Predicted 3D model of a 132-nucleotide RNA (FMN riboswitch aptamer (RFN element)) from uncultured Acetatifactor sp. Its mean pLDDT, the model's own confidence on a scale to 100, is 81.

[in-house]
RNA sequence: UCUUCGGGGUUGGGUGCAAUUCCCUACUGGCGGUGAUGUAUGGCGACAUACCAGUCCGCGACCCGCGAUGGUGACAUUGCGGCUGAAUCGGUGUGAUUCCGAUACCAACAGUACAGUCUGGAUGGAAGAAGA
Numbered sequence: 001u002c003u004u005c006g007g008g009g010u011u012g013g014g015u016g017c018a019a020u021u022c023c024c025u026a027c028u029g030g031c032g033g034u035g036a037u038g039u040a041u042g043g044c045g046a047c048a049u050a051c052c053a054g055u056c057c058g059c060g061a062c063c064c065g066c067g068a069u070g071g072u073g074a075c076a077u078u079g080c081g082g083c084u085g086a087a088u089c090g091g092u093g094u095g096a097u098u099c100c101g102a103u104a105c106c107a108a109c110a111g112u113a114c115a116g117u118c119u120g121g122a123u124g125g126a127a128g129a130a131g132a
Base pairs, nucleotide, nucleotide: 001132002131003130004129005128012024013023014022026117027116028107029106030059031058032057033056038051039050040049041048042047054105055104063082064081065080066079067078068077069076070075087103088102089101090100091099109120110119111118
C1' cells in the first nucleotide's frame, strides 16, 4: 500500500381506538487489554496450547465544535478536539470489581402511543482481526 472480514436481541400475556414503544414476563451483549495457582485438552511432571469482564482500563459507533480542501450555495471529504451508559454483596484464595453463588443495573440519534430488541440514516462508517 492492497484485499477480505468486521453487532446481537420482543417470547407469552395485560391495558388501550392505537403500543414488538406503556405494565408483567422474555431476550441480546462490538473491538483491544487484564485474565490471578480459573476452565478445557495433552503430559508422570516441569509445562504447553486454547478459552474466560455488557457494568475494571482503553477504544469505536452516534452527536457537537473548530480548521483545511472542493462547491455560488446547501453540502461533501478530511484532520484535530469535545461528548460518550451501567455493580454490588457473599464465598475461595497471599492475590479476583475478571473465578463461583446471589441480587441488581445499563444500552446514541430520527420516526411512531414513550423503543437496547421495530423502521431509518446504513448495500454506510469504525475500533480492530486475518491475509498478500

The model forms 100% of the base pairs in the Rfam consensus. It matches the Rfam family "FMN riboswitch aptamer (RFN element)". About the family: The RFN element is a highly conserved domain that is found frequently in the 5'-untranslated regions of prokaryotic mRNAs that encode for flavin mononucleotide (FMN) biosynthesis and transport proteins. The source organism's lineage runs through Bacteria, Bacillati, Bacillota, Clostridia and Acetatifactor.